Molecule: THF (Tetrahydrofolate) riboswitch aptamer
RNA sequence: UACAGAGUAGGAUACCGAGCGUUAAGUGUCCUGCGGACGGGGAGUUGCCGCAGGAACGAAAAGGCGCGUAUCAUAAUGAUACGGUUUUGCGGUUCGGUGUUCGCAUCCCGCUGAA
Repeated sequence: UACAGAGUAGGAUACCGAGCGUUAAGUGUCCUGCGGACGGGGAGUUGCCGCAGGAACGAAAAGGCGCGUAUCAUAAUGAUACGGUUUUGCGGUUCGGUGUUCGCAUCCCGCUGAA
C1' cells in the first nucleotide's frame, strides 16, 4: 500500500415457560414534541429505539364446575342473573430463556490474517 476477516446495540423468526386482554387494553399505521443508543476510539444521519400528546382504523369466542350473592319456583331441590374458578381457542398481545438468521447507515483511526 492493496486484499480478506472478527466483533456492538438492535431487528426478524422458531420453540419453551410465565402473564395480560377477550366488558378491547395491547399490537400495527400517521402527525407533533422530548429523550436515548448506535463494533475498541472519534464523528454521526433523512435511519433505529423509548416516552408523552393527538388522529384515523380495528378484533373470536365457546364450554366445564356450582363456589358466592340476589331473585323466582319447590316436598327434596331446581332455574335465572351477576360474580368466582377452570378448559380449549382467539390477539399483527407482554415479559423471560434457548436456537437460527440479519446487523458497525456512513466517514476516519484501530484489531486479526496473509501478501